């Protein structure tokens, strides 16, 4: 260098399903309540007045989602899984979003603070701390300390 493995509340993507978004939006329907473009009335005619919503706000009633964000079951594909950030490229008249590529950081999930996103207390993203757990040094009791460019295993 190659292949082939292992972390476990492991990781990403399909696809059903349930929940929440919401009794929200939206329709429809009434009652009220402002307006008067436009139409009707008054006029010989204009003026100028009144009436007049099919229109505007609010309430009652009825019917009533969806995106987006999520849990879970299942399938696939995996173990830099993957996720975060900066920065470039392309599209384009300019931005966004979403794709590409570069570097940089994170070993992995939990739990708790704060920060952000989010309709959200749900979820999830970052700092910090805790404690668990896999690796692998270093002293050998049990503790300290690295990082995935890591660790076993065959060549």
């Nucleotide at each position: 260098g190659a292949u082939a493995g292992a972390g476990g509340c492991g990781c990403a993507a399909g696809u059903g399903c349930u929940a929440u978004c919401a009794g929200u939006a939206a329709c429809g329907u009434u009652a009220g309540u402002c307006u008067a473009u436009g139409a009707u009335u008054u006029u010989c005619g204009c003026a100028a007045a009144a009436u007049u919503a099919c229109g505007g706000c609010u309430g009652g009633c009825g019917u009533g989602a969806a995106a987006g964000g999520a849990g879970u079951a299942u399938u696939u594909g995996c173990c830099g899984a993957a996720g975060a950030a900066u920065u470039u490229c392309a599209a384009g008249g300019c931005g966004u979003a979403a794709g590409a590529a570069a570097u940089u950081c994170u070993g992995g999930g939990c739990g708790a603070a704060c920060g952000g996103a989010c309709a959200a207390u749900a979820u999830u993203c970052g700092u910090u701390c805790g404690a668990c757990u896999g690796u692998c040094g270093c002293a050998a009791a049990u503790g300290c300390g690295g990082a995935g460019u890591g660790c076993u295993a065959u060549c």
RNAcentral holds the sequence, with entries from MGnify. A computed fold for a 155-nucleotide RNA from a bovine gut metagenome, annotated as Lysine riboswitch aptamer.